A computed fold for a 436-nucleotide RNA, annotated as Bacterial RNase P class A. It matches the Rfam family "Bacterial RNase P class A". Rfam classes the family as a ribozyme. The coordinates come from a structure-prediction model, not an experiment, and the mean pLDDT is 75.

RNA sequence: CGGAGGCGAAAAGGAAACCGCCGGCGCUUCGGCGCGGGAGGAAAGUCGGAGCUCCAUAGGGCACGAGGCCAGGUAACGCCUGGUCAGCGCGAGCUGGAGGACAGUGCAACAGAGAGAAGAACGCCCGCACGCGCCUCGGCGCGGCGUCGAACUUGCCCCCUUCAACCUUCGGGUCGUGAGGUGGCGAGGCAGGGGGUCGGCAACGACCCGGUGAGUUUGAAAGGGUGCGGUAAGAGCGCACCGGCGGCCCGGGCAAUCGGGUCGGCCAGGCAAACCCCCUCGGGAGCAACGCCGAACAGGACCAGGGUGCCCGCCCGUAGGUCCGGGUAGGCGGCUUGAGCCGGUUGGCGACAACCGGCCUAGAGGAAUGGUUUCCACCGGCGGAUGGGGCAACCCCCUGCCGGCACAGAACUCCGCUUAUUGACGCCUCCGUGCC
Numbered sequence: 001c002g003g004a005g006g007c008g009a010a011a012a013g014g015a016a017a018c019c020g021c022c023g024g025c026g027c028u029u030c031g032g033c034g035c036g037g038g039a040g041g042a043a044a045g046u047c048g049g050a051g052c053u054c055c056a057u058a059g060g061g062c063a064c065g066a067g068g069c070c071a072g073g074u075a076a077c078g079c080c081u082g083g084u085c086a087g088c089g090c091g092a093g094c095u096g097g098a099g100g101a102c103a104g105u106g107c108a109a110c111a112g113a114g115a116g117a118a119g120a121a122c123g124c125c126c127g128c129a130c131g132c133g134c135c136u137c138g139g140c141g142c143g144g145c146g147u148c149g150a151a152c153u154u155g156c157c158c159c160c161u162u163c164a165a166c167c168u169u170c171g172g173g174u175c176g177u178g179a180g181g182u183g184g185c186g187a188g189g190c191a192g193g194g195g196g197u198c199g200g201c202a203a204c205g206a207c208c209c210g211g212u213g214a215g216u217u218u219g220a221a222a223g224g225g226u227g228c229g230g231u232a233a234g235a236g237c238g239c240a241c242c243g244g245c246g247g248c249c250c251g252g253g254c255a256a257u258c259g260g261g262u263c264g265g266c267c268a269g270g271c272a273a274a275c276c277c278c279c280u281c282g283g284g285a286g287c288a289a290c291g292c293c294g295a296a297c298a299g300g301a302c303c304a305g306g307g308u309g310c311c312c313g314c315c316c317g318u319a320g321g322u323c324c325g326g327g328u329a330g331g332c333g334g335c336u337u338g339a340g341c342c343g344g345u346u347g348g349c350g351a352c353a354a355c356c357g358g359c360c361u362a363g364a365g366g367a368a369u370g371g372u373u374u375c376c377a378c379c380g381g382c383g384g385a386u387g388g389g390g391c392a393a394c395c396c397c398c399u400g401c402c403g404g405c406a407c408a409g410a411a412c413u414c415c416g417c418u419u420a421u422u423g424a425c426g427c428c429u430c431c432g433u434g435c436c
Stems, first nucleotide, its partner, number of pairs: 001432008012422001013376007021038002024035004040407001044418002047416005052286004064282005069083005084098001085096004099277002104275002106271002120217003123212003126146003130143006152188006159181004163176001165174003194209006224242006243267002245264008290333004299324005305316004340359008378404007387396003
């Protein structure tokens, strides 16, 4: 210098003038006047946990819902801190609702035989000399040979080459328990095609019954990996090493868990924000809760009163009283002093706690906290001026015009979480590069 990670703090302007709004206090000639206060970090979503209020409530169970590694913090929490494990990153660091998949049920698109005590198709389930080809150099593939007996061992015969000896007219010839080789004949030998039936001289053919999970074909995922043995061919089938899982033991840690040893072929995979199983927790409603004061109109009941000559009965009872209407409308409280805020000291890695000192910081009720103008500040764009730096591109300063200046708005309160948000600020750390 470039890139990246983490933490913290502040919330978006400032000044003036004018016009307003909601509370508080004081004064008042009751008309008002004066002083002082008036949104947020998220006031939002209303998700988790509480305070407060009313209702419900023997005890137990079922059902339903939520939570689920460990320790700590907190009034409490599903929050926070520190750790463990897993995943990601070269790293600083980041992410994670992280019990159980041998209790049971289920799911896995498409593809595929098969999605979990699997396995269809091809292949493989005789031996071997030689030739050719390929490569990872030891095998593989193709051809070939073999019950008319291959490979392998061995005997005999012919022929060839070579060697030794002898003869020679020097061209060669003869000869051999010598050596090597092709071929032929014979003997030994053993392979005989996973099993069965039939045909055949036969290795072959037909039919039936299997074995195999090593190889190829599907998929995101296919029942541990490598090697040796083993087998008719194969396979944790056996063994060695590696990996996983489980049991036991030892050591570190409060614990989650980590390290080591040993044993067991246990290797049967994934998904539980699928049902489910295990463990833990859970009454309901919410300030329009709730408490206090408490009308009026319509209408109704009773009484007084009136009418019917009088009593009873019946009718009226609009104008008087009481009650209902209704604990309704409305008013007041709940309402902001509270797990409060700020500063310091101490303890703790930290979340946080204890102590000391200081402070009072909106309380409306369909809902105030606002509007207009001017100037300044900040950001961006276009232009001007040539003042400063630079070789230059360009940058800084000055200046004109235009535009922008987030998300959002208390409603009983608090602690958290989540979500929204433009542009700036401070500190620490990591990686890369250059220079000293």